The RNA shown here (transfer RNA) has 74 nucleotides and comes from a Nitrosopumilaceae archaeon. It matches the Rfam family "tRNA". It was read from a public genome assembly. Lineage of the source: Archaea > Thermoproteati > Nitrososphaerota > Nitrosopumilales > Nitrosopumilaceae.
RNA sequence: GCAGUUGUAGUACAGUUUGGUUAAUAUUCGAGCUUGCCAAGUUCGUGACCCGGGUUCAAAUCCCGGCAACUGCA
Numbered sequence: 001g002c003a004g005u006u007g008u009a010g011u012a013c014a015g016u017u018u019g020g021u022u023a024a025u026a027u028u029c030g031a032g033c034u035u036g037c038c039a040a041g042u043u044c045g046u047g048a049c050c051c052g053g054g055u056u057c058a059a060a061u062c063c064c065g066g067c068a069a070c071u072g073c074a
Stems, first nucleotide, its partner, number of pairs: 001073007010027003020057001029045005050066005
């Protein structure tokens, strides 16, 4: 330099194939219940679509450009 894959809560991961109206789950964190205390259990809450633009009534999802990580080739 070229090609491919990936980028979503603090962490991990699904959702992209078929665009669809409060973005799922686990864990972390905070609060309550429970206990003599801790742990465990249980309920509730907090928090996310890498950046910019475009298409569309509507974009995490489609298109363009960029950035970053990984892999392969040179």